Predicted 3D model of a 95-nucleotide RNA (c-di-GMP-I riboswitch aptamer) from a Gemmatimonadaceae bacterium. Of the family's consensus pairs, 95% are formed in the model. The source organism's lineage runs through Bacteria, Pseudomonadati, Gemmatimonadota, Gemmatimonadia and Gemmatimonadaceae. Its mean pLDDT, the model's own confidence on a scale to 100, is 86. It matches the Rfam family "c-di-GMP-I riboswitch aptamer". Rfam's curators write: GEMM was predicted in a large-scale screen for bacterial structured RNA regulatory elements. Gene Ontology term of the family: cyclic-di-GMP binding.

RNA sequence: CCGCGACAAGGGCAAACUCGCCGAAAGGCGGGGACGCAAAGCCACGAAGCUACAGCAUGGCGCUGGGGCCAUGCCACGCUGGUCGGGUUGCCGUG
Numbered sequence: 001c002c003g004c005g006a007c008a009a010g011g012g013c014a015a016a017c018u019c020g021c022c023g024a025a026a027g028g029c030g031g032g033g034a035c036g037c038a039a040a041g042c043c044a045c046g047a048a049g050c051u052a053c054a055g056c057a058u059g060g061c062g063c064u065g066g067g068g069c070c071a072u073g074c075c076a077c078g079c080u081g082g083u084c085g086g087g088u089u090g091c092c093g094u095g
Base pairs, nucleotide, nucleotide: 002095003094004093005092012037013036017032018031019030020029021028022027035082041088042087043086045085046084047083048080049079050078055074056073057072058071059070060069061068
């Protein structure tokens, strides 16, 4: 430096759930808690998935008119790295 993760050693992270906070939501942050993880360290470049505040379309309600409200659909500029790929950094052991 490139593979591998058997045997260990020191350890590390932290699912569900729960409490508090942020957010329209998905989800995120912190405390508790461990299902698991050899990168379950970091990065939204590609894919995939999740949500739809706002926006657009349709229908309805109401009205002098307009604003407004409800339902459905579309929609990422949002989110997920513990969905996969990719990039990047790294402990120990071993070939």